[in-house]
Context: one part of a larger RNA
RNA sequence: UCAUGGCUAAGGAACUAGGCAAAAUAGACCUGUAACUUCGGGAGAAAGGUCUCCAUAGCAAUAUGGACGCAGAGAAAUGGCGCAAGCGACUGUUUAGCAAAAACACAAGGCUUUGCAAAUUCGAAAGAAAACGUAUAAGGCCUGACACCUGCCCGGUGCUGGAAGGUUAAGAGGAGUAGUCAUCGUAAGAGAAGCUAUGAAUUGAAGCCCCAGUAAACGGCGGCCGUAACUAUAACGGUCCUAAGGUAGCGAAAUUCCUUGUCGGGUAAGUUCCGACCUGCACGAAUGGUGUAACGACUUGCGCACUGUCUCGGCCAUGAUCCCG
Numbered sequence: 001u002c003a004u005g006g007c008u009a010a011g012g013a014a015c016u017a018g019g020c021a022a023a024a025u026a027g028a029c030c031u032g033u034a035a036c037u038u039c040g041g042g043a044g045a046a047a048g049g050u051c052u053c054c055a056u057a058g059c060a061a062u063a064u065g066g067a068c069g070c071a072g073a074g075a076a077a078u079g080g081c082g083c084a085a086g087c088g089a090c091u092g093u094u095u096a097g098c099a100a101a102a103a104c105a106c107a108a109g110g111c112u113u114u115g116c117a118a119a120u121u122c123g124a125a126a127g128a129a130a131a132c133g134u135a136u137a138a139g140g141c142c143u144g145a146c147a148c149c150u151g152c153c154c155g156g157u158g159c160u161g162g163a164a165g166g167u168u169a170a171g172a173g174g175a176g177u178a179g180u181c182a183u184c185g186u187a188a189g190a191g192a193a194g195c196u197a198u199g200a201a202u203u204g205a206a207g208c209c210c211c212a213g214u215a216a217a218c219g220g221c222g223g224c225c226g227u228a229a230c231u232a233u234a235a236c237g238g239u240c241c242u243a244a245g246g247u248a249g250c251g252a253a254a255u256u257c258c259u260u261g262u263c264g265g266g267u268a269a270g271u272u273c274c275g276a277c278c279u280g281c282a283c284g285a286a287u288g289g290u291g292u293a294a295c296g297a298c299u300u301g302c303g304c305a306c307u308g309u310c311u312c313g314g315c316c317a318u319g320a321u322c323c324c325g
Base pairs, nucleotide, nucleotide: 001320002319003318004317005316006315007314008313010311011310014309019306027051028050029049030048031047036041038145052067053066054065055064056063057062068072080304081303082302083301084300085299086298087296088295092104093103108143109142110141111140112139113138114137120129121128122127146291147290148289149288151221152220153219156218157217158214159213160212161211162210165209166208167207171203172202176198177197178196179195180194183190184189222240223239224238225237226236249283250280261277262276263275264274265273
């Protein structure tokens, strides 16, 4: 000096990003126990008391009286607690080796596919899984207990349905054109049939265009101007655009840039926290909205208890490093 332990006056979180670490709490029995609540819980809530030995009574639990110690759960082991908020309902799962969570899953809700030789998946195929199942079943996708709810838009994209018209492939079709050549012609040239090459019209499915439906499908959900007898504001009016212009609820929020917004609470003092306001840069309804008892090695703020975290250090023990022998 380091590591691991033990003790520490007065103070008691002043430490620090943060009570990290440590301390404190602790057993059994008795009393007692709030808000809230899904009536199960919350709850070991919290807060208090008793514990050894002897005598007496009693079958005993136990009760009464007495005795000793600093200390009677005499060692070890063995919950700290409360208030409030966020997120996720919960138990569970996860990054074997930096992340355990608010992420995943979940019961539950919804949409959708599939009538069985099922859809779907694997496999050139045979075949197999689905399933020795049969729509109260099986597959895909989304939301995620529960309570109250889940608004408007089908113009775009997707999906489903439709088949009148337009477009449209191979194929069918074969008008015509070209080469060759019998033949005709003095020649120039013309040129049947065949063969070869090319090939117009016409016909020709799905798809696309088109017409509808569909948002718990992907998604989207406005400007500007004026107006009330103080001022301010605008229930009201005008106008432009749109497929439709954000409803309920919530809101400086895990979302708010300006921002340490403003007001209230807590503190002597509070960029955090809690309650409000609404001017929502850029919340919003199963990409779910708002609440919510219980639960959480989650995140945030506050308090009680407690302490060497600190003011601010000190002492001791054990081990190691180092020096001398």